[in-house]
Notes:
This is a predicted structure of a 336-nucleotide RNA (Bacterial RNase P class A) from Hydrogenophaga sp. It matches the Rfam family "Bacterial RNase P class A". About the family: Ribonuclease P (RNase P) is a ubiquitous endoribonuclease, found in archaea, bacteria and eukarya as well as chloroplasts and mitochondria. It is recorded under the gene name rnpB. The RNAcentral record of the sequence draws on ENA.
RNA sequence: GAAGCGCGCCAGACCGCCGCUGGUGCAAGUGCCGAAAGGCCGCACUGGAGGAACGUCCGGACUGCACAGGACAGCGUAGGAGGUAACACCUCUCCACCGACAAGUCGCAAGACCCUAAGGUGAGGAUCAGAGCAACAGAGACGAGCCGAUUCAGUUCGGGUGAAACGGGCAAUCUCUACGCGCAGCAACACCAAGUAGGCCAGCGUCGAUGUGGUUCCGCAGAGCUGGCGGGUAGGUGGCAUCGAGCCGGGUGGGCGACCCCCGGCCCAGAGGAAUGGCGGUCACGUGCGGGGCAACCCGCAUGCACAGAAUCCGGCUUAUCGGCGCGCUUCACAC
Numbered sequence: 001g002a003a004g005c006g007c008g009c010c011a012g013a014c015c016g017c018c019g020c021u022g023g024u025g026c027a028a029g030u031g032c033c034g035a036a037a038g039g040c041c042g043c044a045c046u047g048g049a050g051g052a053a054c055g056u057c058c059g060g061a062c063u064g065c066a067c068a069g070g071a072c073a074g075c076g077u078a079g080g081a082g083g084u085a086a087c088a089c090c091u092c093u094c095c096a097c098c099g100a101c102a103a104g105u106c107g108c109a110a111g112a113c114c115c116u117a118a119g120g121u122g123a124g125g126a127u128c129a130g131a132g133c134a135a136c137a138g139a140g141a142c143g144a145g146c147c148g149a150u151u152c153a154g155u156u157c158g159g160g161u162g163a164a165a166c167g168g169g170c171a172a173u174c175u176c177u178a179c180g181c182g183c184a185g186c187a188a189c190a191c192c193a194a195g196u197a198g199g200c201c202a203g204c205g206u207c208g209a210u211g212u213g214g215u216u217c218c219g220c221a222g223a224g225c226u227g228g229c230g231g232g233u234a235g236g237u238g239g240c241a242u243c244g245a246g247c248c249g250g251g252u253g254g255g256c257g258a259c260c261c262c263c264g265g266c267c268c269a270g271a272g273g274a275a276u277g278g279c280g281g282u283c284a285c286g287u288g289c290g291g292g293g294c295a296a297c298c299c300g301c302a303u304g305c306a307c308a309g310a311a312u313c314c315g316g317c318u319u320a321u322c323g324g325c326g327c328g329c330u331u332c333a334c335a336c
Base pairs, nucleotide, nucleotide: 001332002331003330004329005328006327007326008325009324010323012283013282014281015280016279017278018277020048021047022046023045024044025043026042029041031040032039033038050307055317057316058315059314060313061312062185063184064183065182074181075180076179077178078177079093080092081091082090083089094124095122096121097120098119104113105112106111125176126175130174131173132170133169143166146159147158148157149156189238190237191236192235195233199229200228201227202226203225204224210221211220212219213218214217246266247265248264249263250262251261253260254259285304286303287302288301289300290299291298292297
């Protein structure tokens, strides 16, 4: 320098104006909404999407219910060892396969084959328990037989096809073996709590309560009325976002590694139709056009600037993604 691989990072920057939303502090009307529970309104400071927040595919935390023990069913996992809270994830390793230039072999050549590097892929236990399956071709495809020749005798020989012809293959078909798994999910769940309709208790009531029409009084209807308690619903609050499987930095700590340990620092979105935005300007980057310059490049105009957006919270995996930056490995060539 060329080719082939692997990994990490960024996800436009700044300024001005106008907004939305969480927290903290101050202030606060005897304010507003509501029966209540509870919520709302001001000012200041401050926080406010992602590497995938996507999918909701795996694994957990958390919560409620269930739960003597065992077995069956069902679902899942599958070389070995390890990491982890756990996993179908990750790491190391064995095996199989893939994998370029060069070299080698074949070839007049084009090219083919072979071999391996970095690296990549693998649901990689079992077909001597049982069942099932096999396109096309072929007489015949899982049953052992069939065809031709031959022999005392299925006795011996041969058989085009096809991945596979009588001895095998497939377990990502059932199955077997080993191991694992209670069920549901934040619309979980806990608390506060109307109206209406049930429920329970007490008192009063056909000796007329209670309701109602008209003028003291007289009628009419008439079996309920009053108070209390309790569960549930609407509604509200918590769960819920400051203390965690947390984030950042460091270690001449351990380990091949995943990862673990020690030290220091930090607190980092959070609604409930769902905030994280809009407008303007400058700069950066990409593309196109025009102009200048030998060239690197410079100037002007236009246009573009991905995929996508939290919803109880974490760990993974998969999928989407304009473009940019950096690091490492292998092979080959050249130079020293």